[in-house]
């Protein structure tokens, strides 16, 4: 060179064409003599550009990176 896969929150990691979930952090509070553990609350994401659709994180087309194979 060629081909296949992945990109979602600080991190990891699901998902569906119709409000983007769970953990984990972080912040508040509770609970404790004090810490750990717990319980309750809060916070923050769809890698970039274009296209189709009434509606795109999902589908189509290009790009970037990262991973795997062949050469």
């Nucleotide at each position: 060179g060629c081909g296949g896969a992945a990109a979602u929150a600080g991190u990891a990691u699901a998902g569906u064409g119709g409000c983007a979930g769970u953990a984990u952090g972080c912040g508040a509070g509770c609970u404790u003599c004090c810490c750990a553990a717990g319980c309750u609350u809060g916070u923050g994401g769809u890698c970039c550009g274009g296209g189709u659709c009434c509606g795109a994180u999902u589908c189509c087309c290009g790009g970037u990176u990262u991973c795997c194979g062949c050469a």

This is a predicted structure of a 71-nucleotide RNA (transfer RNA) from an archaeon. Its Rfam family is "tRNA". It is annotated as a transfer RNA. From the family's description: Transfer RNA (tRNA) molecules are approximately 80 nucleotides in length. Model confidence (mean pLDDT): 81 of 100.